[in-house]
RNA sequence: GUGGGCGUAGUGUAGCUGGUUAUCACUCGUGCUUGCCAAGCACGAGACUCGGGUUCGAAUCCCGACGCCCGCA
Numbered sequence: 001g002u003g004g005g006c007g008u009a010g011u012g013u014a015g016c017u018g019g020u021u022a023u024c025a026c027u028c029g030u031g032c033u034u035g036c037c038a039a040g041c042a043c044g045a046g047a048c049u050c051g052g053g054u055u056c057g058a059a060u061c062c063c064g065a066c067g068c069c070c071g072c073a
Base pairs, nucleotide, nucleotide: 001072002071003070004069005068006067007066010026011025012024019056027045028044029043030042031041032040049065050064051063052062053061
């Protein structure tokens, strides 16, 4: 240089036939329970890489940028 894949809470992930409040686990906070801790239970906090387009409606489709990974040269 060129072709392809990926980008979602602090971490790892689900969600692509475009449509309800974006899923689950760990983590974190509060409370319950216990003589204390751990475990358990309840509630809560926290995310769609960025810009533009299509559409009544975009995490999802299209274009570009950026980052990571792989192949070719």